[in-house]
RNA sequence: CCGCCCGUAGCUCAAUGGUAGAGCAACUGCCUCUUAAGCAGCAGGUUGUAGGUUCGACUCCUACCGGGCGGA
Numbered sequence: 001c002c003g004c005c006c007g008u009a010g011c012u013c014a015a016u017g018g019u020a021g022a023g024c025a026a027c028u029g030c031c032u033c034u035u036a037a038g039c040a041g042c043a044g045g046u047u048g049u050a051g052g053u054u055c056g057a058c059u060c061c062u063a064c065c066g067g068g069c070g071g072a
Stems, first nucleotide, its partner, number of pairs: 001071007010024004018055001027041004048064005
């Protein structure tokens, strides 16, 4: 320098154009002498950034940023 893949909740990951979700973690409550485990509930998101397409974008297109792999 060129090509490919990834970026979504604290973490690991879904969501293939029509209201952004799950598990674990955190918090609150129940249970327990206490803790853990278990049960119930609750909160948490500019979907990496900026534009474009579209009635509508996590999803499609472009550039950039970060990470990984390959080639020269």
The prediction has a mean pLDDT of 81. A computed fold for a 72-nucleotide RNA from Candidatus Jorgensenbacteria bacterium RIFCSPLOWO2_01_FULL_45_25b, annotated as transfer RNA. Taxonomically the source falls in Candidatus Joergenseniibacteriota (Bacteria, Bacteria candidate phyla). Rfam family: tRNA. Rfam classes the family as a transfer RNA. About the family: Transfer RNA (tRNA) molecules are approximately 80 nucleotides in length.